This is a predicted structure of a 75-nucleotide RNA (transfer RNA) from a Candidatus Anderseniibacteriota bacterium. Its mean pLDDT, the model's own confidence on a scale to 100, is 83. The same sequence occurs in records of 3 taxa. It matches the Rfam family "tRNA".

[in-house]
RNA sequence: GGGCGGUUAGCUCAGUGGUAGAGCAACUGACUUACAUUCAGUAGGCCAUAGGUUCAAAUCCUAUACCGCCCACCC
Numbered sequence: 001g002g003g004c005g006g007u008u009a010g011c012u013c014a015g016u017g018g019u020a021g022a023g024c025a026a027c028u029g030a031c032u033u034a035c036a037u038u039c040a041g042u043a044g045g046c047c048a049u050a051g052g053u054u055c056a057a058a059u060c061c062u063a064u065a066c067c068g069c070c071c072a073c074c075c
Base pairs, nucleotide, nucleotide: 001071002070003069004068005067006066007065010024011023012022013021018055026042027041028040029039030038048064049063050062051061052060
C1' cells in the first nucleotide's frame, strides 16, 4: 500500500428498509431472621463519525476513525 470482516445497553451478542431486543450485570418489590436462589417489575442505547439515496436508514452507497485477519512492498 491492497483485500476481507467487525464497531448496537456496563459486558456478550441478535436485529438485512417501517419508531431497537435478548442473556448476564445494576436497581426496586415479594419471599427469608438474614444472605443466596426463585418470582415480578424498573432503568439503561440520538446503533463509531460525517455525508448521500429513500416518503422512511442500525440496515443500502461513499468517505473517515478504531479493532482483527490475510497478502504485497521497503528496511